A computed fold for a 72-nucleotide RNA from a marine sediment metagenome, annotated as transfer RNA. Its Rfam family is "tRNA". The family's RNA type in Rfam is transfer RNA. Its mean pLDDT, the model's own confidence on a scale to 100, is 82.
RNA sequence: GGCCCUGUAGUGUAAUGGAAACACAAUAGUCUUUGAAACUAGAGAUUCCUGGUUCGAGCCCAGGCAGGGCCG
Repeated sequence: GGCCCUGUAGUGUAAUGGAAACACAAUAGUCUUUGAAACUAGAGAUUCCUGGUUCGAGCCCAGGCAGGGCCG
């Protein structure tokens, strides 16, 4: 330098173009002499960035950025 893959909550992952869900963690509560464990509850996301297509984009298209792989 060329090509390919990936980027979503603190972490790991879901999500036919109809607007984001689950687990863990954290927080609060119950229980306990205290803590852990267990149980319960709600909260937490400009879906990497900028544009485009579309009535509608996490998803499709273009260009960037970051990480990884292959080739030279």